[in-house]
RNA sequence: GAGGGUUUAGAUUGAACGCUGGCGGUAUGCUUAACACAUGCAAGUCGAACGGUAACAGAGGAAAGCUUGCUUUCUUGCUGACGAGUGGCGGACGGGGGAGGAAAGCGUGGGGAUCUACCCAGUAGUGGGGGAUAACGUGAAGAAAUUCUGAUUAAUACCGCAUAUACUCUACGGAGUAAAAAAGCCCUUUUCUUGAAAGGUCUCGCUAUUAGAUGAGCCCGCGUUAGAUUAGCUAGUUGGUGAGGUAAGAGCUCACCAAGGCAACGAUCUAUAGCUGGUCUGAGAGGAUGAUCAGCCACAUUGGGACUGAGACACGGCCCAGACUCCUACGGGAGGCAGCAGUGGGGAAUAUUGGACAAUGGGCGCAAGCCUGAUCCAGCAAUACCGCGUGUGUGAAGAAGGCCUUAGGGUUGUAAAGCACUUUCAGUGGGGAGGAAAGGUAAGUAGUUAAUAGCGGCUGGGUCUUGACGUAACCUACAGAAGAAGCACCGGCUAACUCCGUGCCAGCAGCCGCGGUAAUACGGAGGGUGCGAGCGUUAAUCGGAAUUACUGGGCGUAAAGCGCGCGUAGGCGGCCUGAUAAGUUGGAUGUGAAAGCCCUGGGCUCAACCUAGGAACUGCAUUCAAAACUGUCAGGCUAGAGUAUGGUAGAGGAUAGUGGAAUUUCCGGUGUAGCGGUGAAAUGCGUAGAGAUCGGAAGGAACACCGAUUGCGAAGGCAGCUUACUGGGUCGACACUGACGCUGAGGUGCGAAAGCGUGGGGAGCAAACAGGAUUAGAUACCCUGGUAGUCCACGCUGUAAACGAUGAGAACUAGACGUCGGGCGGGUCACUGCUCGGUGUCGCAGCUAACGCAUUAAGUUCUCCGCCUGGGGAGUACGGCCGCAAGGUUGAAACUCAAAGGAAUUGACGGGGGCCCGCACAAGCGGUGGAGCAUGUGGUUUAAUUCGACGCAACGCGCAGAACCUUACCUGGCCUUGACACCUUCGGAACCUUGCAGAGAUGGAGGGGUGCCUUCGGGAGCCAAGAGACAGGUGCUGCAUGGCUGUCGUCAGCUCGUGUCGUGAGAUGUUGGGUUAAGUCCCGCAACGAGCGCAACCCUUGUCCCUAGUUGCCAGCGGUUCGGCCGGGAACUCUAGGGAGACUGCCGGUGAUAAACCGGAGGAAGGUGGGGAUGACGUCAAGUCCUCAUGGCCCUUACGGCCAGGGCUACACACGUGCUACAAUGGACGGUACAGAGGGUAGCGAACCCGCGAGGGGAAGCCAAUCUCCUAAACCCGAUCGUAGUCCGGAUCGGAGUCUGCAACUCGACUGCAUGAAGCCGGAAUCGCUAGUAAUCGUGGGUCAGCCAUACCACGGUGAAUACGUUCCCGGGCCUUGUACACACCGCCCGUCACACCAUGGGAGUUGGCUGCACCAGAAGUAGAUAGCUUAACCUUCGGGAGGGCGUUUACCACGGUGUGGUCAAUGACUGGGGUGAAGUCGUAACAAGGUAGCCGUAG
Repeated sequence: GAGGGUUUAGAUUGAACGCUGGCGGUAUGCUUAACACAUGCAAGUCGAACGGUAACAGAGGAAAGCUUGCUUUCUUGCUGACGAGUGGCGGACGGGGGAGGAAAGCGUGGGGAUCUACCCAGUAGUGGGGGAUAACGUGAAGAAAUUCUGAUUAAUACCGCAUAUACUCUACGGAGUAAAAAAGCCCUUUUCUUGAAAGGUCUCGCUAUUAGAUGAGCCCGCGUUAGAUUAGCUAGUUGGUGAGGUAAGAGCUCACCAAGGCAACGAUCUAUAGCUGGUCUGAGAGGAUGAUCAGCCACAUUGGGACUGAGACACGGCCCAGACUCCUACGGGAGGCAGCAGUGGGGAAUAUUGGACAAUGGGCGCAAGCCUGAUCCAGCAAUACCGCGUGUGUGAAGAAGGCCUUAGGGUUGUAAAGCACUUUCAGUGGGGAGGAAAGGUAAGUAGUUAAUAGCGGCUGGGUCUUGACGUAACCUACAGAAGAAGCACCGGCUAACUCCGUGCCAGCAGCCGCGGUAAUACGGAGGGUGCGAGCGUUAAUCGGAAUUACUGGGCGUAAAGCGCGCGUAGGCGGCCUGAUAAGUUGGAUGUGAAAGCCCUGGGCUCAACCUAGGAACUGCAUUCAAAACUGUCAGGCUAGAGUAUGGUAGAGGAUAGUGGAAUUUCCGGUGUAGCGGUGAAAUGCGUAGAGAUCGGAAGGAACACCGAUUGCGAAGGCAGCUUACUGGGUCGACACUGACGCUGAGGUGCGAAAGCGUGGGGAGCAAACAGGAUUAGAUACCCUGGUAGUCCACGCUGUAAACGAUGAGAACUAGACGUCGGGCGGGUCACUGCUCGGUGUCGCAGCUAACGCAUUAAGUUCUCCGCCUGGGGAGUACGGCCGCAAGGUUGAAACUCAAAGGAAUUGACGGGGGCCCGCACAAGCGGUGGAGCAUGUGGUUUAAUUCGACGCAACGCGCAGAACCUUACCUGGCCUUGACACCUUCGGAACCUUGCAGAGAUGGAGGGGUGCCUUCGGGAGCCAAGAGACAGGUGCUGCAUGGCUGUCGUCAGCUCGUGUCGUGAGAUGUUGGGUUAAGUCCCGCAACGAGCGCAACCCUUGUCCCUAGUUGCCAGCGGUUCGGCCGGGAACUCUAGGGAGACUGCCGGUGAUAAACCGGAGGAAGGUGGGGAUGACGUCAAGUCCUCAUGGCCCUUACGGCCAGGGCUACACACGUGCUACAAUGGACGGUACAGAGGGUAGCGAACCCGCGAGGGGAAGCCAAUCUCCUAAACCCGAUCGUAGUCCGGAUCGGAGUCUGCAACUCGACUGCAUGAAGCCGGAAUCGCUAGUAAUCGUGGGUCAGCCAUACCACGGUGAAUACGUUCCCGGGCCUUGUACACACCGCCCGUCACACCAUGGGAGUUGGCUGCACCAGAAGUAGAUAGCUUAACCUUCGGGAGGGCGUUUACCACGGUGUGGUCAAUGACUGGGGUGAAGUCGUAACAAGGUAGCCGUAG
């Protein structure tokens, strides 16, 4: 160690899916269709409230049968009990799911105007009457559900009366309002004696009321999702008065009055959502969530409604309406699992139509008890958490097998086997707690009472009895390692590597990405890693993510400062004093449910789990205290801010005038043929007189010089001069006000250019347009014209790369040098110091990712505003607002990508710049391109025309030599351990040779021959046969490789160590000034040194010297056959060994005195003397698997091997490289001179003879300074040809020969004769060469039997011209610059069109959901009214009344309906753009000056 997104590792889950699965404990289990439900169960109970008796049991009675104590029948409510009914209490709890609801909700803390059955405590009562009614039985209707009629009856059902402590109301006189009884026991007394009644007693009820407890209702503060592309909402709405209403406050309702109420601190609307304790995650703050458990709410098929009741507007109640299902005799009825099980459906997905009330709890009951799908248990599910096991020890021959292998070994692996042990769990048998407390009852007791009865309270150790779970927990015995391991991964992130298969196929993939023949990434295997009864995947949440930043981010260039002011709300705000106590701080109190989390104990063998206590619950409220800071109030101050005053600079604004230069047009004069324009032209103007020039006139627009990093303004912007008007700044002195300030969401004003409207104006310029050019095209760039527009007035638009890409204000933090305005000083009048306000450059600290900023901050702080959150889609769509329009503003999503972007670095590149070099250009000489032929290549052909090489750097290249062979190709014929290597078995010497068949390979038949060594066993070499290991492959991959080579390039470069600079990549050194052929050298320098390259060392050539003297040489001497031939010589040439010489050494000049350069001397040679060898780091996946080597793959009676023939030599064509020419500097003829280097025994081959010649014969000499190839040619001399298709040129063809060879048909070379083609110097273009070079002339060699060689490699002979110079072309080096390139310009990249797919906008419309307004309608119900009908209790004067019921009606209102709007979703012919796709089409807009610099706004 920048910015930014994406991905991953962690934890978690009510999960699902895949593979696998031993046991136990504890939890959990429809997240989807609040979809529909068969069946069973989930709320009853009380006979101690009542009339009773359908069923069961007992007892009594009667009858019958009759085994005289059994059975059957009938009867009696007499008893235990009890169906249905009346009545009471409970069905408002418990249980369920979360539809609705953003507030009548929830959480938290408060408040006061209320009710509260059962329960607790207290006070006072419980008197006396009445009328009904169900059940039951009668009759009737109906299919049923059910209903109706008349008759009868009870009550703790109902109704009066009395009483009224108390309560309520009150006009303070008073008025009103209750009740219910029942069970047990006793027996004195009475009616009467079976027994009932009265009485007594006790228990439990009932009535009124007070208080409590519990529960509930109401109100308030604060908190409680998203959207402003929802900005205004509201008529009972807000308040008041008075009524009504409720348990209770209140527009809760009504009448009247007033016109309020809510909202940018987000009303209204839309969407979504049950809330909380908690849960998950996180270091925390937060984020997500609201299953199980607990609190609250709302709901119960959908909608509405009330009744009853203490409590409901009621899940298993009622009424009505709707939908649906079922029954029906079609008339009518019934139903509501979001209770527990269960079914269908939906879905990726979630269990048994189980047991029990034993425990806990609930309802009823005096109680026993009954009921209880609450609950407790069991079943199913690895769904989650926790625990246990699947053995333990020993065991190296490191077994076998597997896998890998460099074949040695390694690994699986102490793992297994083997040996010795153990027995948890599961299995079988045996034993076996606890969950049980209660309850009944014997008994004992203080109470009541007349009572030792009874009753109730307490004790109750005695006694009786209660377990679904449960074949449980736990203990124990037995047997045996016995019954018990998988899943994912192994390229990086991320722990773990190899082989085989596959071959961009099959496939993998969370991201990056893997796979195109050597895949650690696909599939399998071996091995390994991780977890383990689980493991992976998918989905989801938090984390990492400081990528929403409160903790804890940013905005110059990465996304991001509004174009700029003024200013409202809001936020923030100078110094001193006092008060206050809202914020703030501290203490106390209340609350913050339980559970959970945390801590400490305890209980299950541990753990999960359970349990006790503590802590915590960071909050809210009340109260007490403090008073520094903030706020508020009061008083003061002057440093902020402002006013007055005096100066001052200015393209500040706006108005009216005015000036000169220039352009254009017009008029006139002079004057003649062009002007104009361009890269070059043309269009255009001009003999009707242009252009040029002179004079005059008109008109419009803009203001040269001054003029400047100058000045002014908030920004846009402002420039001739004068003018009245006007804004702001700044400076100096003081006087005054006394915080009056800063910022600024909305709002409002200004706002370049273009554009729009109306009216003017119009010189120049100039979109559009026209013409001319350019071009492949040119709707462009260039040219000639030219209209809007540009100008003025008024109005609109409101945007720009509106930029300092940098919001405004304040304070602080080194300096230096300029400059503008003002002021104060010094001064020798050059200048200089201080200060305030502007405007620049450089620079320290600091900041920054870097670049850079740096008192004009991007530094250090404070205040306020605006804005950003990956790229594209898109500043687009829809909606709103603004606009005349153009359009502006606000501003998404689907979908898609894994990047997009910033700064800097190194390269590469540029139709960027600078410097320099090279036969690079130029200057020259000669060629190629045209012809014929040779040769190579492409193409075509073919059975095959083997293969490779493809810009330079393939193409006379591999091939230094294809008739067979070579040969790899084709056709045909053959062989299969093979032509060749090694091992093994067996036989044989090896070998030589003769016929036959066949194209040959080969086959078959004969003959000769028996060797060498020996320790006598045998061995070596060779040949033949057999079997198998193996051979063999010029088959593939040069993109798996080694080696070798080409190329940039013999260019001058390429690097390293240490140091230094930079966060880093990197830089420095290696850059700079000179110089060189050179990174060669010198100087300078944060560098100092070093390495590979350069140079030198090596070879050759040029001069001299020494040594040596044959085969070479011959000056002098002698001989000679005249030939260094011989004697001889060692001088010379030469040969081949060794040395010398050249180093800018010397002189002069230039240069920094350096390096070096220029000139000169001397020298054979002079500035690397000429030439060669020598090729840095690297580049081109350059070339070669067919030289060789080699990994992998492939073939194995063939892709191997042998043979014959053919092909590589084909031929409409195209290209490269050459040869020969086109001729007179020549051809032909004759004569004649001079080299160097090299080769030679399967060879060179002389003399001599033959042949016109190729050649033949011949054989001397030579393994070579000796012999030979071997006469060099051009040159020179003489003569001929006379410019012609020739005496040039030689192709082609005929026939005759020679030579090599097994063999010249395809397909050799050469010789003689004959033939005599094209071609008369070559278009565009292009190549080589700078001196012994080019050009030209011949000679030799390798390969080789011969040769298609005109090639290649060498050798010498003759022997030039030119270079001014570096502008241009090509290539290269160094520095610098730009870059969107890095596969590096043969780069990158844009848009239309065509095709496919995807999502989306518009769209005549269509369909559906929700909803506003207006109206119609009006079930059930409640309230009001009521002239109809009707009516037990009370009153009555007996007529009736009060009151009620039914009916009718009014108000409210659900469903429904009509009309008209809004909104959302789906869909829609057609249509718009967008995105993504393989190597499509057209151009080339951008990136380099991208070839017209690019970009922004606007118009066309």

Background: RNAcentral holds the sequence, with entries from ENA. This is a predicted structure of a 1500-nucleotide RNA (small-subunit ribosomal RNA) from an uncultured prokaryote.